The prediction has a mean pLDDT of 82. Predicted 3D model of a 71-nucleotide RNA (transfer RNA) from an archaeon. It matches the Rfam family "tRNA". The family's RNA type in Rfam is transfer RNA.
RNA sequence: GCGGCGUUAGUUUAAUGGUAGAAUGUGGGACUGUGGAUCCCACGACGCGAGUUCGAUUCUCGCACGCCGCC
Numbered sequence: 001g002c003g004g005c006g007u008u009a010g011u012u013u014a015a016u017g018g019u020a021g022a023a024u025g026u027g028g029g030a031c032u033g034u035g036g037a038u039c040c041c042a043c044g045a046c047g048c049g050a051g052u053u054c055g056a057u058u059c060u061c062g063c064a065c066g067c068c069g070c071c
Stems, first nucleotide, its partner, number of pairs: 001070007010024004018054001025043006047063005
């Protein structure tokens, strides 16, 4: 330099164009002699910029970063 794959919550990860879910974590509460476990509630995310579309995490292009391969 060229090609392929990936980027979603603090962390691990779902979501085949139509309200972004879960687990874990954190905060609060219930329970308990205390703690743990368990249960309830809350908090928190689509890498960046354009395009297509009534509508984009999803499709297209560019950029950034990571991994792999080729030279």